Source information: The RNA shown here (Bacterial small signal recognition particle RNA) has 98 nucleotides and comes from a bacterium. Rfam family: Bacterial small signal recognition particle RNA. By type it is a non-coding RNA gene. Rfam links the family to the GO terms SRP-dependent cotranslational protein targeting to membrane, signal sequence recognition and signal recognition particle, plasma membrane targeting.
RNA sequence: GGCCGGGAACCGCGCGGCAGUAGGGUUGUGAACUCCGCCAGGGCCGGAAGGCAGCAACGGUAGCGAUACCGCUGGGCGACGCGAUCCUCCCGGUACUC
Numbered sequence: 001g002g003c004c005g006g007g008a009a010c011c012g013c014g015c016g017g018c019a020g021u022a023g024g025g026u027u028g029u030g031a032a033c034u035c036c037g038c039c040a041g042g043g044c045c046g047g048a049a050g051g052c053a054g055c056a057a058c059g060g061u062a063g064c065g066a067u068a069c070c071g072c073u074g075g076g077c078g079a080c081g082c083g084a085u086c087c088u089c090c091c092g093g094u095a096c097u098c
Stems, first nucleotide, its partner, number of pairs: 002094007011083004015078002018074004023070002025067005035060003043052003
């Protein structure tokens, strides 16, 4: 040098971690330029039956915040897993040749 086996490094994927992100979720607020629904009470119309508009409460929307649970993005991240490779390095074995 050749062959065989193992490992490291590199590479890919996954997982995890970290950072970012407010798209989804959760949550708060929420229409002093007055939003929507449903509207007790009260009001109005009506002889009545019934009807009409509609405050509060309640439930929501736009908007404005909070939150990294999900998603997404990223790396000079990893005593992690799987795969790929035999170009490079390390370890072990080995017939033969010099």

Its mean pLDDT, the model's own confidence on a scale to 100, is 76.
The sequence is in RNAcentral, with records from ENA.
It is recorded under the gene name ffs.